Molecule: SAM riboswitch aptamer (S box leader)
C1' cells in the first nucleotide's frame, strides 16, 4: 500500500520567501499578479490520541476560502411535463484522527 473505526452544516490569518497556477479526480462554479500553489515563522482554531479526579488546554496529530464548494450513482418528495430545478435520506469516493498491518 491496504484494512478496521469515529467525524466532516461550526470554528480560527498575518508576515517573509518565491513567482503561476490552486481548488482529489470528470463537469461546474469559484479563488489567484490587489500575489495563487508552495515553503518557513508566529499566531489562531479544536478536543480524536495523550496528560489529568475534572475544568483545562502542556505535549503528539490535524486544521485555519466556498458544507468534504456543488454535482456526479440509487431513492424519496415537491415542481415541470421536453423539463434538468427545489428539498430529503443513502451509497460510491475523499480528508483527518485512532488502532492494526
Nucleotide at each position: 500500500a491496504g484494512c478496521u473505526u469515529a467525524u466532516c452544516g461550526a470554528g480560527a490569518a498575518a508576515g517573509a520567501c518565491u513567482g503561476a497556477g490552486g481548488g482529489a479526480a470528470g463537469g461546474g462554479c469559484c479563488c489567484u499578479a490587489c500575489g495563487a500553489c508552495g515553503u518557513c515563522u508566529u499566531a489562531g482554531c479544536a478536543a480524536c490520541c495523550u496528560g489529568u479526579a475534572a475544568a483545562c488546554a502542556a505535549g503528539g496529530u490535524g486544521c485555519u476560502a466556498a458544507c468534504u464548494c456543488c454535482c456526479a450513482u440509487u431513492u424519496c418528495g415537491g415542481a415541470a411535463a421536453u423539463g434538468a430545478c427545489c428539498g430529503g435520506a443513502a451509497a460510491c469516493a475523499g480528508a483527518u484522527g485512532a488502532g492494526c498491518g